[in-house]
RNA sequence: UGCUUAUCAAGAAAGACUGAGGGAAUGGCCCUAUGAAGUCUUAGCAACCCGAUUGUAUAUCGAAGGUGCUAACUCCAUCUCAAACUAUGUUUGAGGGAGAUAAGUU
Numbered sequence: 001u002g003c004u005u006a007u008c009a010a011g012a013a014a015g016a017c018u019g020a021g022g023g024a025a026u027g028g029c030c031c032u033a034u035g036a037a038g039u040c041u042u043a044g045c046a047a048c049c050c051g052a053u054u055g056u057a058u059a060u061c062g063a064a065g066g067u068g069c070u071a072a073c074u075c076c077a078u079c080u081c082a083a084a085c086u087a088u089g090u091u092u093g094a095g096g097g098a099g100a101u102a103a104g105u106u
Base pairs, nucleotide, nucleotide: 002105003104004103005102006101007100008099013042014041015040016039017038021031022030023029025078026077027076028075043070044069045068048066049065050062051061052060053059074098079095080094081093082092083091084090085089
């Protein structure tokens, strides 16, 4: 870097340094000097890997360790289909695509 599988409506922030951007892309809409992004410290959430149990699992419990995460549904839309309506659009639903994370593999 690519591939496979699973999940993505819940959950969980303070401090220090620093100082203008950030939310993947595009559009929208938001967040941000009442401090963005980043780095560090501490804390927390969750339970993929993991540990225990046994009814051997798509179960239950746990959280030491490896990741991850701690604004907004993955912030919303993007492509297709269906339905409704105030109708060349809007809303809702289903699927797809893209993305993120984990485990395995290359």
Molecule: SAM riboswitch aptamer (S box leader)
Organism: Candidatus Kapaibacterium sp.